The part of an RNA shown here (small-subunit ribosomal RNA, central domain) has 348 nucleotides and comes from an uncultured organism.

[in-house]
Context: one part of a larger RNA
RNA sequence: CUGGGCGUAAAGGGCAAGUAGGCGGUUGCCAAAGUUGGGCGUGACAUCUCCUGGCUUAACUAGGAGGGGCCGUCCAAUACUGGGUGACUUGAGGACAGAAGAGGGAAGUGGAACUCCCAAUGUAGCGGUGGAAUGCUCAGAUAUUGGGAAGAACACCAGUGGCGAAGGCGGCUUCCUGGUCUGAUCCUGACGCUGAGAGGCGAAAGCUAGGGUAGCAAACGGGCUUAGAUACCCCGGUAGUCCUAGCUGUAAACGGUGGAUACUGGGUAUCGGCGGAUAAUACCGUCGGUGCCGAAGCUAACGCGUUAAGUAUCCCGCCUGGGGACUACGACCGCAAGGUUAAAACUC
Numbered sequence: 001c002u003g004g005g006c007g008u009a010a011a012g013g014g015c016a017a018g019u020a021g022g023c024g025g026u027u028g029c030c031a032a033a034g035u036u037g038g039g040c041g042u043g044a045c046a047u048c049u050c051c052u053g054g055c056u057u058a059a060c061u062a063g064g065a066g067g068g069g070c071c072g073u074c075c076a077a078u079a080c081u082g083g084g085u086g087a088c089u090u091g092a093g094g095a096c097a098g099a100a101g102a103g104g105g106a107a108g109u110g111g112a113a114c115u116c117c118c119a120a121u122g123u124a125g126c127g128g129u130g131g132a133a134u135g136c137u138c139a140g141a142u143a144u145u146g147g148g149a150a151g152a153a154c155a156c157c158a159g160u161g162g163c164g165a166a167g168g169c170g171g172c173u174u175c176c177u178g179g180u181c182u183g184a185u186c187c188u189g190a191c192g193c194u195g196a197g198a199g200g201c202g203a204a205a206g207c208u209a210g211g212g213u214a215g216c217a218a219a220c221g222g223g224c225u226u227a228g229a230u231a232c233c234c235c236g237g238u239a240g241u242c243c244u245a246g247c248u249g250u251a252a253a254c255g256g257u258g259g260a261u262a263c264u265g266g267g268u269a270u271c272g273g274c275g276g277a278u279a280a281u282a283c284c285g286u287c288g289g290u291g292c293c294g295a296a297g298c299u300a301a302c303g304c305g306u307u308a309a310g311u312a313u314c315c316c317g318c319c320u321g322g323g324g325a326c327u328a329c330g331a332c333c334g335c336a337a338g339g340u341u342a343a344a345a346c347u348c
Stems, first nucleotide, its partner, number of pairs: 003320004007302002012316001014201002021194003025088006033081002035077007048066007091191001092188004096183004103177007110154001115149007125136002162169002206247006215241002220236004258315006266293011297304002321348003330341004
């Protein structure tokens, strides 16, 4: 050094690209670093094992013999790993031809609704609730019609539907732009997988500056309820919600399930391709996704089950009784709020 685990019991990093590192397809040759065999050296004393002796015995101790591991060096072997060199095409990537999509960014634009303003019609209520009241209204409300303004969100389509790494993305049009899938050959020739750290992205709320503000609405005011009512319900209402630039960096950031590869019965539904067949969109096959049900297997059970929680390999992250404690201290980050890292005493 070598344990067992991580859907729900403690435990998968919020997410991806990628540095170091770890791991890595088929095949020829070279060399021999790891590896394997042998020789030599070394392996102090003591200890250890065996034999013999000394204290009455034992512990202890004296003498002799032996052994192992480590290291050095020389010779040899070459299957595997590593190294060098050459080849290959299955992994990976590219070219070509098609396809779907709320993927991202910017600009423009449309209709419905809410609110407000103006005008008209019109008159006494409206609104709200379990029931009320606060509130609005003869200075003409509510209702109805016409015109105008402004902001925000996009009904139907809409779907266990689609896209994205995740967060997330939904009216329409244009421009810029990322990724994915399929088909058939051609090209490169292992270029791959994972990924500590650093850097990047990251809902909502919150913060800074400047705009904007229709509706909604923390705080706040009022009305009700109530023993009370700092609530639930009602009438108002400011931050905020929106835009631009920056910060924050957290969520039940969840599939509570890290990524990659290979293998292991099926059935059914649906999305995007391709092929076959057909009168046909029905049907059959196939590749890639998204769901459901389930063989084997797994699981404490629930359940999972080719989208694995099955069978294996590689790499990363994490857990190690409950509380104290998503805390203190320190460090780093932040304008702040706070975030990241992260104990101990004590206690059961």
Record summary:
The RNAcentral record of the full RNA draws on Greengenes. Its mean pLDDT, the model's own confidence on a scale to 100, is 86.